[in-house]
RNA sequence: AAGUUAUCAUGAAAGGUAGAGGGAAUAGACCCGUUGAAGCCUUAGCAACCCUUUUCUGUUUUGUUAGAAAUGAAGGUGCUACAUUCUACUAGCAGUUUUUGUUAGAUAGAUAACAC
Numbered sequence: 001a002a003g004u005u006a007u008c009a010u011g012a013a014a015g016g017u018a019g020a021g022g023g024a025a026u027a028g029a030c031c032c033g034u035u036g037a038a039g040c041c042u043u044a045g046c047a048a049c050c051c052u053u054u055u056c057u058g059u060u061u062u063g064u065u066a067g068a069a070a071u072g073a074a075g076g077u078g079c080u081a082c083a084u085u086c087u088a089c090u091a092g093c094a095g096u097u098u099u100u101g102u103u104a105g106a107u108a109g110a111u112a113a114c115a116c
Base pairs, nucleotide, nucleotide: 003114004113005112006111007110008109013043014042015041016040017039021032022031023030026088027087028086029085044080045079046078049076050075051072053070054069055068056067057066058065084108089105090104091103092102093101094100
């Protein structure tokens, strides 16, 4: 690198540095940006995946271990414009000359835990 599982319309920004791009990639659309983008650093915050604590149930070789619920935020990650910014592919439904709308799913991507 590839893989498995879960989640992805909630939430949460200031300062410093830097200096023209950025919102993953392709296409289209729509946006952000010299009233300062990306990147990097500091501080703060959000969330609760891992995790802390407690309880219950089951298991047990009495060492433990599995699941559920509640609680918390010390620690490991992550995140802090716009729904993963929207659309693209498939199917259903509605409408139709055409364009289209809507619902569900797939693909791709992001993050975590596992695996390696």